[in-house]
The prediction has a mean pLDDT of 81. Predicted 3D model of a 74-nucleotide RNA (transfer RNA) from a Candidatus Dojkabacteria bacterium. The organism belongs to Candidatus Dojkabacteria, within Bacteria. It matches the Rfam family "tRNA". About the family: Transfer RNA (tRNA) molecules are approximately 80 nucleotides in length.
């Protein structure tokens, strides 16, 4: 150059053959606890699903294209 798989919270991933207010765990914040301090335990904050248009009533999910990251092949 081709081709194929990936982009969702600070990190690390799930999701849904299109319609529920989009989650988990870790981090972090706040609270009870303790003489303290860490674990445990209770809350909570935090995304418009890589960008754009397209299809459609309705897209994170389906479709092109760009970007950016891994494999292949060349």
């Nucleotide at each position: 150059g081709g081709u194929g798989g990936c982009g969702u919270a600070g990190c690390u991933c799930a999701g849904u053959u299109g319609g529920c207010u989009a989650g988990a765990g870790c981090a972090c914040a706040g609270g009870a606890u303790u003489c303290a301090u860490a674990a445990a335990c209770c809350u909570g904050a935090g995304g418009c699903c890589g960008g754009u248009g397209g299809u459609u009533c309705g897209a994170u999910c389906c479709c092109a294209c760009c970007c950016g990251c891994c494999a292949c092949c060349a």